Molecule: transfer RNA
Organism: uncultured cyanobacterium
RNA sequence: GGUUCUGUAGCUCAACGGCAGAGCGCUCGUCUCAUAAGCGAGUAGUUGUGGGUUCAACUCCCACCGGAACUACCA
Numbered sequence: 001g002g003u004u005c006u007g008u009a010g011c012u013c014a015a016c017g018g019c020a021g022a023g024c025g026c027u028c029g030u031c032u033c034a035u036a037a038g039c040g041a042g043u044a045g046u047u048g049u050g051g052g053u054u055c056a057a058c059u060c061c062c063a064c065c066g067g068a069a070c071u072a073c074c075a
Base pairs, nucleotide, nucleotide: 001071002070003069004068005067006066007065010024011023012022013021018055025043026042027041028040029039030038048064049063050062051061052060
C1' cells in the first nucleotide's frame, strides 16, 4: 500500500429498514448481628464523524477517523 472485519450505556454485547435493549457495573431499598450473595427499583445513549438513498436508517450507499486480521512490497 491492498483486501476483509469492526465502532451502539462505564465494560461486554444484542437489535427483520418501522418504539434503541440485555448482562455486568454503579446508586437506593430489602434481607443479615454485619458483609457478600439473593430479591426489588433506579441510573446511563450525538448508535465514531460528515454526506446520500428512503415516508422512515444502528441497519443500505459514499467519503473520512479509530481499532483488528490477512496479504504484497521494501532497490